[in-house]
RNA sequence: GCCCCUGUAGCUCAACGGAUAGAGCACGAGCCUUCGAAGCUCGUGGUGCGGGUUCGAUUCCUGCCGGGGGCA
Numbered sequence: 001g002c003c004c005c006u007g008u009a010g011c012u013c014a015a016c017g018g019a020u021a022g023a024g025c026a027c028g029a030g031c032c033u034u035c036g037a038a039g040c041u042c043g044u045g046g047u048g049c050g051g052g053u054u055c056g057a058u059u060c061c062u063g064c065c066g067g068g069g070g071c072a
Stems, first nucleotide, its partner, number of pairs: 001071007010025004018055001027043005048064005
């Protein structure tokens, strides 16, 4: 330099182009307990950035940026 894959919550992952973007862990609060742990309930928190297509984009296209792999 070229090609391929990839980027969603603090972490690991879901989400035919259409309902309020969900789950587990973690974190916070409450219940329980003499206090903790465990358990139960509730909560906080996210689509890398810019453009395009579309009635509608996490999803499709494109340019950057980041990560991984291959070739040279």

Model confidence (mean pLDDT): 81 of 100. Predicted 3D model of a 72-nucleotide RNA (transfer RNA) from an uncultured Candidatus Berkelbacteria bacterium. It was read from a public genome assembly. Rfam family: tRNA. Rfam classes the family as a transfer RNA.